[in-house]
RNA sequence: ACGAACGCCGGCGGCUUGCUUAACACAUGCAAGUCAGGGGGAAAGAGGGGCGACUUCUUGAGUACACCGGCGCACGGGUGAGUAAGACGUGAGCAACCUACCUUUCGGACAGGGAUAACGUGUCGAAAGACGCACUAAUACCUGGUAUGAGGUAUGCCGAGUGGCAUAUUGAGAGAAGCUGGGGCGACCUAGCGCCGUGAGAUGGGCUCGCGUACCAUUAGCUAGUUGGUGAGGUGAUAGCUUACCAAGGCGACGAUGGUUAGCCGGCCUGAGAGGGUGGCCGGCCACACUGGGACUGAGACACGGCCCAGACUCCUACGGGAGGCAGCAGUGGGGAAUUUUGCGCAAUGGGCGAAAGCCUGACGCAGCGACGCCGCGUGAAUGAAGAAGGUCUUUUGGUCGUAAAGUUCUUUCGGCGGGGAAGAAAGGUUAUGCAAGUAACUGUGCAUAAAUUGACGUUACCCGCGGAAGCAGCCCCGGCUAACUCCGUGCCAGCAGCCGCGGUAAUACGGAGGGGGCGAGCGUUGUUCGGAGUGACUGGGCGUAAAGGGCGCGUAGGCGGUGAAGUAAGUUUUAGGUUAAAGACGACAGCUCAACUGUAGUAUGGCCUAAGAAACUACUUUUCUGGAGUAUCGGAGAGGAAUGCGGAAUAUCUGGUGUAGCGGUGGAAUGCGUAGAUAUCAGAUGGAACACCUGUUGCGAAGGCAGCAUUCUGGUCGGUAACUGACGCUGAGGCGCGAAAGCGUGGGGAGCAAACAGGAUUAGAUACCCUGGUAGUCCACGCUGUAAACGAUGGAUACUAGAUGUCGGCGGGCAACCGUCGGUGUCGCAGCUAACGCGAUAAGUAUCCCGCCUGGGGAGUACGUACGCAAGUAUGAAACUCAAAGGAAUUGACGGGGGCCCGCACAAGCGGUGGAGCACGUGGUUCAAUUCGAUGCUAACCGCAGAACCUUACCUGGGUUUGACAUCCGCAUAAUUGGUCAGAGAUGGUCGAGUGCCCGGUUUACCGGGAGAUGCGAGACAGGUGCUGCAUGGCUGUCGUCAGCUCGUGCCGUGAGGUGUUGGGUUAAGUCCCGCAACGAGCGCAACCCCUGCUUCCAGUUGCUAGCAUUAAGUUGAGCACUCUGGAGGGACAGCCGGCGAUAAGCCGGAGGAAGGUGGGGAUGACGUCAAGUCAUCAUGGCCCUUAUGUCCAGGGCUACACACGUGCUACAAUGGCAUAUUCAGAGGGCAGCGAAGCAGUGAUGCGGAGCGAAUCUCACAAAGUAUGCCUCAGUUCGGAUUGCAGUCUGCAACUCGACUGCAUGAAGUCGGAAUCGCUAGUAAUCGCAGGUCAGCCAAACUGCGGUGAAUACGUUCCCGGGCCUUGUACACACCGCCCGUCACACCACGGGAGUCGGUCGUGCUUGAAGCCGGUGGCCUAACCGAAAGGGGGGAGCCGUCAAUGGCAAGAUUGGUAACUGGGGU
Repeated sequence: ACGAACGCCGGCGGCUUGCUUAACACAUGCAAGUCAGGGGGAAAGAGGGGCGACUUCUUGAGUACACCGGCGCACGGGUGAGUAAGACGUGAGCAACCUACCUUUCGGACAGGGAUAACGUGUCGAAAGACGCACUAAUACCUGGUAUGAGGUAUGCCGAGUGGCAUAUUGAGAGAAGCUGGGGCGACCUAGCGCCGUGAGAUGGGCUCGCGUACCAUUAGCUAGUUGGUGAGGUGAUAGCUUACCAAGGCGACGAUGGUUAGCCGGCCUGAGAGGGUGGCCGGCCACACUGGGACUGAGACACGGCCCAGACUCCUACGGGAGGCAGCAGUGGGGAAUUUUGCGCAAUGGGCGAAAGCCUGACGCAGCGACGCCGCGUGAAUGAAGAAGGUCUUUUGGUCGUAAAGUUCUUUCGGCGGGGAAGAAAGGUUAUGCAAGUAACUGUGCAUAAAUUGACGUUACCCGCGGAAGCAGCCCCGGCUAACUCCGUGCCAGCAGCCGCGGUAAUACGGAGGGGGCGAGCGUUGUUCGGAGUGACUGGGCGUAAAGGGCGCGUAGGCGGUGAAGUAAGUUUUAGGUUAAAGACGACAGCUCAACUGUAGUAUGGCCUAAGAAACUACUUUUCUGGAGUAUCGGAGAGGAAUGCGGAAUAUCUGGUGUAGCGGUGGAAUGCGUAGAUAUCAGAUGGAACACCUGUUGCGAAGGCAGCAUUCUGGUCGGUAACUGACGCUGAGGCGCGAAAGCGUGGGGAGCAAACAGGAUUAGAUACCCUGGUAGUCCACGCUGUAAACGAUGGAUACUAGAUGUCGGCGGGCAACCGUCGGUGUCGCAGCUAACGCGAUAAGUAUCCCGCCUGGGGAGUACGUACGCAAGUAUGAAACUCAAAGGAAUUGACGGGGGCCCGCACAAGCGGUGGAGCACGUGGUUCAAUUCGAUGCUAACCGCAGAACCUUACCUGGGUUUGACAUCCGCAUAAUUGGUCAGAGAUGGUCGAGUGCCCGGUUUACCGGGAGAUGCGAGACAGGUGCUGCAUGGCUGUCGUCAGCUCGUGCCGUGAGGUGUUGGGUUAAGUCCCGCAACGAGCGCAACCCCUGCUUCCAGUUGCUAGCAUUAAGUUGAGCACUCUGGAGGGACAGCCGGCGAUAAGCCGGAGGAAGGUGGGGAUGACGUCAAGUCAUCAUGGCCCUUAUGUCCAGGGCUACACACGUGCUACAAUGGCAUAUUCAGAGGGCAGCGAAGCAGUGAUGCGGAGCGAAUCUCACAAAGUAUGCCUCAGUUCGGAUUGCAGUCUGCAACUCGACUGCAUGAAGUCGGAAUCGCUAGUAAUCGCAGGUCAGCCAAACUGCGGUGAAUACGUUCCCGGGCCUUGUACACACCGCCCGUCACACCACGGGAGUCGGUCGUGCUUGAAGCCGGUGGCCUAACCGAAAGGGGGGAGCCGUCAAUGGCAAGAUUGGUAACUGGGGU
C1' cells in the first nucleotide's frame, strides 16, 4: 500500500468501490428496435337504430397487429479463456487500399417490365413448423437508353523508386417521375425530406516497416510452401495469400526451434532516485461469446442476445421429432476465506429509428445492500476536593483511578418529531408576434421574442422550530526491538511467541485484575507487493584467509586499443518542428459549509520521428610517425624438451673360495634365515632402478614439472647495437593442445621398494601404528584417463607510486674498493590499502582493458538428464526438506599425554604410621513406632556435639492444654509469696492452711480510693513454630591459598574486543628490589607495624630467690634483693663491617663480630575473586505454610538398634620389651554448690576427716619416659588385653534399656599387616607423661594447651599432585568432567530408483470426411433478356472433386500421478 479475508466491536453523512475462485451450470423477467415506403387490417368498450332476436350502423381506427420494404442490429454492454506475436506500445509508410450515415462541389432523376409475402384456401405434423393452389402493392426486383467515365494505348511533365499527373483516343457500368404539405378543375407548379452519379473533406478501418516487449540452454540445431523467381489465380489492397514449374535457399549462441507462464498499454503501488512489483476500477487497443469448423448478408461480421454443420450438456415430446446457450442487468445453484437488489426512471447525458411528435435504450441517471476503502462530524462544555464511596496497590503512613464521578451552571451538532424549501430544466413541440431567403403566390423552412408545459432521485440538499445531556466506544498492546507496571493465580503445567526468547513456587513475557500506552467507528490478525536489502551492486558489491581466479597455454568470434594531419558526420552535442489521446500525477485558481470528490486554464524530465548547425572526443576513410610490437646482428646463462650411447657407487641374486654358529629384527621380542654351512669376508658374473658429493630461499620452463656423463636435434629467454617493418597490439566465450600421482588396455621388464595378502608382536580388542615376508604397481613402448591443498589457496596485459639489503645472468665506468643500468629471484619497509591478519615496484597501492567465478549453512558437487570414457569415473548440475546459523580475522580466559622458567613434604632421600587384629568414636546402609536434623571428593565422616541415663531433644508412643510455656495492650479480682494433704505415670486437678506488704490521698480508729510491681480469671488484637525455601537473603565460615597475585586514574596504541603499565634483562620467600621500556603514578594484597619466644640494660622485690652472715629436719626463720625468677619500660640485627661475584645496580656467596645473620623461631593477619560451596537448626531476615496445632506441657521410649561397608583414633603383637623395687628432673593450667592437706580405715575404687586456700603463699600434684638393681629368655609367653562371671565404690530423684571406676577371676583376636595410602625438614618427626574446657557423673582412646627425651634425610627437579610467570595451538567459553564423529536401535518427514500401471499435452502417418466456399457437371427445374416459335442466354437444385472440423487406428515424443521393494538424506 490493497478489488482483500478473518476475529472483536459498531452512531451519522458525503464520495468511491464490490466473484481475484468454476471462460462452472443456469429457472424467471428485462437488455434492439424503429419508420408521413407498401399492401392488408381487427377486437373490447362507448353511442345510435330496432318491440325483440340482431349476420345492422357510427365510433373505437386506418388504431392494435403481424407481413413486404428502408435504416439499425458490426455501436453500446460483458469477460480475459486463448495469444510471447496476425497481439500491444511508440514512430514511420501505403505511388498497394476501403469507408454506410455526415459536410461540401458539380450534374441528374428518361423509357419500360415481370414477380412475390401478407391476406385467402387446402393438406401434413403432438409441437416446432412445412408444403400445394390462387390473388396483390411498393422507396422490393429487372431490362433498355443517356451521361460524367474505370481500364487500355500514345505524347508531355514530374518523382529516389515499383510509379504519379495532364491531354488525345477507345470504352464496360446507374436512377424511387417516391413520400408529406400547399396551390391548381386539370396538365402541372412549389416547399421540405428522400434518391442516383461524380470530385473533395471528415470519421472509421485494412495492410507494411524500424525499435521495444517474461522465464528455461538439464530445449542447439530448425525449415519442403520451406527461401527466392516466372506464369496463372485471388483480394478493397501488397504478398507463397494460393497453385504449376524452376533454383536451393531461409533462420540460428546478438539464442533459432522447443517447453513453461502471461491479454498489452495509459497507468497504479513502492522507492531519494535508478529500479522492483502490478495491469482490479476509469480510458485506448486486442481476443473471445457452450466447444470446434464454416460461410451468408452487408459499407462494415466470418457476427454475444443471426444462420449452417459436428460435439458435449440441459429441456420438451404423442418417441416420429424438436428447442436452448447470462463472459448483458438483476437473480439461482455450485466452487470458495470471500464479493450486492430478480429496485426506480428515461427527468438529465449518450445512442438507434423517424420530417417531427415520439418510441426503444439493465448504456446511463438514481436508489438499495456491505465500515471494503478515502474524507468529514458526533458521543458534550465549563466549574467542581469532603481529593466522597468503591476498586486496586501499600513500607499501613499513604498512593492511584481522579476533576474523573456526584453536585452546580450552560450548549444542542448528529439522531428524533413538526414546518418551510433551492439547484439539477435547457431544449423540444404548441400558440402568438416579428425578420430573412425562396416562390407568380401561399403553405412550409431558418432566425428572434413572449407564454404555459417536462424531475426517477425526493419525506432531496439546505433553513427554522420543539425537546432534552438526553440515544451513541471500542479494539490492540504494556520483556527488548517499541510508547506503556504492579498485584493475584499457575508452577517447563496450562499457555505465549514477528525475531531474540518467556513458563521448572516470588513470571512487568502465560491467565485474570487494577493502572498505563496507542489508535479510534474502528482496532487487531492473516495474505500479498515494494522498501529497509549497497542482500544481483547501471547509479552501487565482491573473489590471499569469510562464498568466489578457470590446473596451464595457443588461439577463433567478440570487447578494448599508441601518434601528427585532412575529410565525413554514425555515435555525441545545440537549436527548431511534429508526436507522446483523454483521464491520472504536479503547482495555481475555483465549486460542493470543510475535506474526500469535482471543475477550469496550465506545467514536465524523458522516448520516437524530422530539419538545420558544431566537429573536441569515439567511430569510419585517406595519409604520416616510431615510442608499443616484431625482424636483423653481436654476445650470454640455464636440472627447458626429445632421442641415442656410455659410466661408477650401492642393493639384490648367482658361481667359486675362506670360515663357523649364529644372523636378523625390536622399546623388548617373536615370526623369518642358518650345520643341506647362513650372517661376515674375498674374487667373478648377471640384472634392474636411481644418479651421493657438487646443491645454493641457485637456475630453467606456461603450468604439470626438470638433476650422472657425452652426442645429435630443438623451444624459450636475457643483454648490447639501433639497420629494417610501421600499430602489425592486449585479452580471449566456444574450440584445440599440454596436464603430478593413482588407475585402465596391449606388449615388455622386474634389482630395490611396496597397496592387497600372510605370519609375528602390541592390545581389552588391533582388520592399525612396530617386525618378517610379499603380489599388483613403481620402470620401458604405444594408447586411454583429465583429476589434486594442480597453492603464492593471489587470472592476464600496460602505466604510475619512498627506500634499504642479499643473490642469479648480462652490459657500461673505474687500477681497485665500488658506482650506474637492464632482466630475474628473496628479505625488511614508507605512503596507500585491508574486517583484521597482513600486502607493500614480484601489490592485496593508484588506474585502464579483457576473461573466469561468487551471492547463508546443510541437503550436495548429490539426484535426474546430457556429453565424454574400456572401466573407474569426469564435466555440466538442481529441487523437496531442514536450520538461525555456518564462516573469517583478531581478543581475553581456560585447557593440552605443547615448550621455557620457577615454587611447595609435590616427588625423591629418610623416620613413623594407616590399610590386617581387638576396642572406641563418626558415617553410609539396613532396621525401627522413632532410631530428630544438618554436613557428602580434596574442602562430609572424634564434623555442628567444650561432653544424649531424665533434662538436653528438635524424633516416636501415650496423656493433657488453647490468648497459650514467652512479649505488649484492655477489663475485673486478688498482695506477692508459701507449707501440708489426696488422686494421677506426671502434666494437672481437688482440698486445708500461713501471709497480708510498698508509695500517695481522704480520714486518721477501723476503713475507703488511686498508683508501681506481681498473680488469677475473661475478651480480642496477637503470641508461638528446631515447619519449607542457604537456588530469595544478611552475617559468619570452608577452599583454592599466606598462592603472589588482582586492579584503577591519566596518557599512548588498536575500528573494536582489548592492549600497554603488570611484558623484557637480573634478583627475591614475595608484582621483593634494581635496570631497561609509551608510559607516569596510585590502590587492594607481599613485607613491616602487633603478640609469644631467644640476649641484655634499667625500674620493682612478695607469696618468688639465697651468694655471704645467723638459724632450721626443711629458704623453715631473721636478714638481703647480688643471682634465678616475676612483669613493666628500653636496647639489640640493618646485608651494618670485610672479601669475592654481579652491570659501578638490585642482590648473591664467604668471613668477622654477636645471644641471635640474612623475613632468627612461632602466632595473629587471608587481595580481586571461584565453588548458586556450607549454614533459614547459633542469630537475623523476605516469601510461603500451621493456628483446639506443624504451638505448648508431661511420662515413658528413641537419638546407644546391627548380616554389613567406609573414615578417624586407642591398645597391641613384644626383649630398644614386660614386671618388681629404688630413685632424678618439668612446664602450663584449674579451684568456693570448689580444690581439698596431714592423720585414720579399706587390697582398691573410696570413705572418715577437715587444716589451708578466691591462691607466685594452700591445694589438684606422685610427672612419665629416664636412671640403678633384680626377674622373665622368644613362647600366643610374666607379650596382649578384648570378652565374660562374681563382688564392690562413686555421682545422681533415678545407672534396666544406657555411666565411670575398683578388686578377684577369665584371658579372645593379634607374631608387624594385600592392592593402596597418610604425616613430618629441627627442638621438627618419633616417644613420654601433665593440665584444662565442657561437666552432677561420664562412655575423652576426642579436642585444646604444656613441657620432658629427642633423631634421620634432602643427590636432585626426569616423573606423580597442586600452584605462579612467559610463550604456543585450539573447532573449548557450563571453559577437557569441554567439544565432537560414524554405525546400530526406535519414531516421523520429504526426495531418488523401481517390474509396472493410470492420465495430460504435442507432432507424424494412414483412415473417416459433416456443413460450407470454390471448381466441374450428362440428364432435371427455371417469371423478367433474345427469339414469331422451337429454343437459346443466364440462374438453380442435384451429383462429382479439391480443401477440411470431428472421430478411428498405429508407432512415438514429452510431462505428471501412483507402486511391492529399494537407496541415501533430514529431524
Small-subunit ribosomal RNA from an uncultured Deferribacteres bacterium, 1467 nucleotides, folded computationally.
Its Rfam family is "Bacterial small subunit ribosomal RNA".
The coordinates come from a structure-prediction model, not an experiment, and the mean pLDDT is 84.